Model confidence (mean pLDDT): 87 of 100. A computed fold for a 101-nucleotide RNA, annotated as SAM riboswitch aptamer (S box leader). It was read from a public genome assembly, where an Rfam model found it.
[in-house]
RNA sequence: UUCUUAUCGAGAGCGUUCGAGGGACUGGCCCGAUGACAACGCAGCAACAGACAUUUUGUACUGUGCUAAUUCCUGUAGCAUCAUUUGCUAAAAGAUGAGAA
Numbered sequence: 001u002u003c004u005u006a007u008c009g010a011g012a013g014c015g016u017u018c019g020a021g022g023g024a025c026u027g028g029c030c031c032g033a034u035g036a037c038a039a040c041g042c043a044g045c046a047a048c049a050g051a052c053a054u055u056u057u058g059u060a061c062u063g064u065g066c067u068a069a070u071u072c073c074u075g076u077a078g079c080a081u082c083a084u085u086u087g088c089u090a091a092a093a094g095a096u097g098a099g100a101a
Base pairs, nucleotide, nucleotide: 001101002100003099004098005097006096007095008094013042014041015040016039017038021031022030023029025075027073028072043067044066045065048063049062050061051059052058053057071093076090077089078088079087080086
C1' cells in the first nucleotide's frame, strides 16, 4: 500500500512549546491570535486484540485507538413527504481494531 472482517447516535481535557491555519476530499456549516492544528507532558475515555479471573461476563495489566460538533452535515441509489423542502433506509468514501497478501 492492497484485500477481508467488525464497529462508527455513547464516552473522555488541562498544561507547555509553536504561530495560521484546521475539521480526509466536494459543497456547506463550523473551530481558530481569548492561540486553533500539530508536537510533548500529565490526566482521562473506551474495551478492538492479547493477558488474567470467579469466563452468557468482569478487570483495565500489555499493544493500539480516542478525548468540538452523529464519521459535523453532505455527495450515489431507493422510498416517503412536500412542492423542491424535509425525513428514512441502503451504499460509496473515510476512521479505528484484528487478520491476510